[in-house]
RNA sequence: UGACGCCGGGCGGGAGAGUCGUCGGCACCGCCGUUCCCCCCGGGGAGCAGUGGGGCCGGCGACGCCGAAGGAGCAACCACUCCCCGGAAACUCUCAGGCCCACGAACCGCCCGGACGAG
Numbered sequence: 001u002g003a004c005g006c007c008g009g010g011c012g013g014g015a016g017a018g019u020c021g022u023c024g025g026c027a028c029c030g031c032c033g034u035u036c037c038c039c040c041c042g043g044g045g046a047g048c049a050g051u052g053g054g055g056c057c058g059g060c061g062a063c064g065c066c067g068a069a070g071g072a073g074c075a076a077c078c079a080c081u082c083c084c085c086g087g088a089a090a091c092u093c094u095c096a097g098g099c100c101c102a103c104g105a106a107c108c109g110c111c112c113g114g115a116c117g118a119g
Base pairs, nucleotide, nucleotide: 001119006114007113008112009111010110011109012108013107018063019062020061021060022059023058024057025056026055028053029052030051031050033048034047035046036045037044038043039042064099065098066097070095071093072092073091077087078086
């Protein structure tokens, strides 16, 4: 002086998985009744009451689903002469978390700093 790898930080990228029911709110569309107004006399507009439809948001419930914070497990694999013990993943489980978006997000890339250090 100093590569690869390691630790920390910054920036960027970064997936997956939903239906149903119920309650409440919001606006929209349609029907009917009634009152008022306008007019081309048969139409239109506004208000009130009732009712139907789907849409959005939120709460609750049922069943379902996802896995890449974290967590847990071990048969691949690592280590060991062998066995046991041990470690172990993007595998497995889903406790947690999540299933509009956002947040978060393993992992990847670039940059900065640090320790060690082959050469």
The RNA shown here (Glycine riboswitch aptamer) has 119 nucleotides and comes from an Actinomycetota bacterium. Taxonomically the source falls in Actinomycetota (Bacteria, Bacillati). Its Rfam family is "Glycine riboswitch aptamer". Gene Ontology term of the family: glycine biosynthetic process.